[in-house]
RNA sequence: AAAACGUGCUAGGGGUGCAUUUGGCUGAGAUGGACACGUUCCUAACCCUCAUUACUUGAACCGGAUAAUACCGGCGUAAGGAAGCAGGUUUGAAGUAUC
Numbered sequence: 001a002a003a004a005c006g007u008g009c010u011a012g013g014g015g016u017g018c019a020u021u022u023g024g025c026u027g028a029g030a031u032g033g034a035c036a037c038g039u040u041c042c043u044a045a046c047c048c049u050c051a052u053u054a055c056u057u058g059a060a061c062c063g064g065a066u067a068a069u070a071c072c073g074g075c076g077u078a079a080g081g082a083a084g085c086a087g088g089u090u091u092g093a094a095g096u097a098u099c
Stems, first nucleotide, its partner, number of pairs: 002091004007086004011049004017025002032042003055080003061074004
């Protein structure tokens, strides 16, 4: 030189379900509002940014649970998928000098 890991800032990407007629379930996250009532747009929090850790497609999929679910797993080393800068830690090539 370069590589790996991690931190900070800025910018960006994403999802927002199920209901035993109810102060419940899972999860990092199911907030609040507007409306053409589509999770469409804005917003809060959360997660993620080159990726075998966000998320989408396949999928009105398959298997297993549950009151029920995009709940768990498979699919999945799948395909797609949003980056710049600065500092830190570790390792450290070529070359030069000395022995």

Predicted 3D model of a 99-nucleotide RNA (TPP riboswitch aptamer (THI element)). Rfam family: TPP riboswitch aptamer (THI element). Its family is annotated with thiamine pyrophosphate binding in the Gene Ontology. Rfam describes the family as follows. Vitamin B(1) in its active form thiamin pyrophosphate (TPP) is an essential coenzyme that is synthesised by coupling of pyrimidine and thiazole moieties in bacteria. The model forms 95% of the base pairs in the Rfam consensus. The sequence was found by an Rfam model in a public genome assembly. Its mean pLDDT, the model's own confidence on a scale to 100, is 76.